Annotation: The RNA shown here (Bacterial small signal recognition particle RNA) has 96 nucleotides and comes from a Coriobacteriales bacterium. Model confidence (mean pLDDT): 86 of 100. Rfam family: Bacterial small signal recognition particle RNA. For this family Rfam cites "Kinship in the SRP RNA family" (Rosenblad et al., RNA Biol, 2009). From the family's description: The signal recognition particle (SRP) is a universally conserved ribonucleoprotein involved in the co-translational targeting of proteins to membranes. Its Rfam clan is "SRP clan". It is annotated as a non-coding RNA gene. The gene name in the source record is ffs. Lineage of the source: Bacteria > Bacillati > Actinomycetota > Coriobacteriia > Coriobacteriales.
């Protein structure tokens, strides 16, 4: 120079753990300018009933609480594993 084996460095790549992290989980949350359901009234109706809807109940918007369990995202002198580049080292073979 070539192959093989094994080690160092680095680069991508997968998984995992680790720390952050939200558009994630869970919660709270509107007198009225959200939605459901609408007591009381109130207005239409001759009457059957009907309509708008306060409050109250629920559910939630903006948003705050919280918390990484869930889904995802971002980091690294964390760990393997796969490749790839460089360099050591042993061995076989060619060639000067």
């Nucleotide at each position: 120079c070539g192959c093989a084996u094994g080690g160092g460095u680095u680069c991508g790549g997968g998984c995992g753990g680790c720390g952050c992290u939200a558009u994630g989980a869970c919660g709270c949350g509107a007198a009225c300018c959200u939605g459901g359901u609408c007591a009381g009234g109130a207005c239409c109706g001759g009457g059957a009933g009907g309509u708008a809807g306060c409050a109250g109940c629920c559910a939630u918007a903006a948003g705050c609480g919280c918390c990484c369990u869930c889904u995802g995202g971002c980091g690294a002198g964390c760990g393997c594993c796969c490749g790839g580049a460089u360099c050591c080292a042993u061995g076989c073979g060619g060639c000067c």